Glycine riboswitch aptamer from a marine eukaryotic metagenome, 87 nucleotides, folded computationally.
RNA sequence: UUGUGGGAGAGAGUUAUCGCGGCGGUAUUAGCGACAACCGCCGACGGCGCAAACCCGCCCGGAAACGCUCAGGCAAAAGGACCGCAA
Numbered sequence: 001u002u003g004u005g006g007g008a009g010a011g012a013g014u015u016a017u018c019g020c021g022g023c024g025g026u027a028u029u030a031g032c033g034a035c036a037a038c039c040g041c042c043g044a045c046g047g048c049g050c051a052a053a054c055c056c057g058c059c060c061g062g063a064a065a066c067g068c069u070c071a072g073g074c075a076a077a078a079g080g081a082c083c084g085c086a087a
Stems, first nucleotide, its partner, number of pairs: 001087006011039001013038003017034004040074003046070001047068003054061001
């Protein structure tokens, strides 16, 4: 690096719009999806920040699973640090 297995956290939030199979009815109802706005949260992709020794000075490194949450995520799916096995 590749393959494979495991792999957490947090609202299936509210409101609006749009779309969703041939016939009939229930009905501008219910459900699903997309998108926008708003509020609440998560932190284990990424990003940013703090931090010692390391001969002296400067730069870089050291350097995170800590902090911040920009991005990302909050049913399932996908993703996923990290770990196991194989090459």
The model forms 89% of the base pairs in the Rfam consensus.